The prediction has a mean pLDDT of 84. Predicted 3D model of a 72-nucleotide RNA (transfer RNA) from Ibidorhyncha struthersii. The organism belongs to Ibidorhyncha, within Eukaryota.

Formats: sequence, structure tokens, C1' cells
RNA sequence: GGCCUUAUGGUGCAAUGGCAGUAUUUCUGACUCCAGAUCAGAAGGUUGUGUGUUCAAGUCAUACUGGGGCCG
Repeated sequence: GGCCUUAUGGUGCAAUGGCAGUAUUUCUGACUCCAGAUCAGAAGGUUGUGUGUUCAAGUCAUACUGGGGCCG
């Protein structure tokens, strides 16, 4: 330098172009003498950045940025 792949709550991962979910974490409550476990509820996301396509983009296109890989 060329090509491929990846980026989504604090963390690990989902999501056929049609309301962004799950687990865990954190907080509150129940249970307990206390704690843990268990149960219930809540909080937590400008979906890496810009532009474009579309009635509608996490998803498609494109250019960047970071991570991983292959080739030279």
C1' cells in the first nucleotide's frame, strides 16, 4: 500500500429495511436476625463519526476513525 472482517446500555451478545431487545451489572422493594441465593420493579443506548438512498436505516451505499486478520 491492497483486500477481508468488526464497532449496538458499564460488560458479553441479539435484532428479516418497520416501536433497539436479552443476560449481567447498578439502584429500590419483598424474603432473612444479618448477608447470600431467589423473586418483583426501575435506571442505564445521540447503534464509532460524516454524507447519501428510502415513506422509514442498527440493517443498504460511500468516505473516514479504531480493533482483528490475509497478501505484498

The RNAcentral record of the sequence draws on Rfam. Rfam family: tRNA. Rfam classes the family as a transfer RNA.